Predicted 3D model of a 104-nucleotide RNA (SAM riboswitch aptamer (S box leader)) from a marine sediment metagenome.
Its mean pLDDT, the model's own confidence on a scale to 100, is 84.
The RNAcentral record of the sequence draws on MGnify.
RNA sequence: UCUUAUCCGGAGAGGUGGAGGGACCGGCCCUGUGAAGCCUCGGCAACCUAUCGGAAGAUUGAUGUGGUGCCAAUUCCGGCAGACCUAUCGUCUGAAAGAUGAGA
Numbered sequence: 001u002c003u004u005a006u007c008c009g010g011a012g013a014g015g016u017g018g019a020g021g022g023a024c025c026g027g028c029c030c031u032g033u034g035a036a037g038c039c040u041c042g043g044c045a046a047c048c049u050a051u052c053g054g055a056a057g058a059u060u061g062a063u064g065u066g067g068u069g070c071c072a073a074u075u076c077c078g079g080c081a082g083a084c085c086u087a088u089c090g091u092c093u094g095a096a097a098g099a100u101g102a103g104a
Base pairs, nucleotide, nucleotide: 001104002103003102004101005100006099007098012041013040014039015038016037020030021029022028024079025078026077027076042071043070044069047067048066050063051062052061053060075097080094081093082092083091084090
């Protein structure tokens, strides 16, 4: 970089550090009652794996061993297109972008 699946659910304490963080842009938030980063321990989840079971031509359930991932706010909301609406606002649908897994 490409393909594919998922993204309205879930789950944080301590130490260190010392001003940023929420991908980008706009908004709106979090943050000296301590941001990011790093370390330790814990947890969530079930993508891959492993084990056990069901099922029978394509898949399905349980557990959570191992590999990732994740632990403010729906991917925090919107960005582009369409539908409803006279229009704004708003609601909904799809895309784009992004994140993660698996494969190439």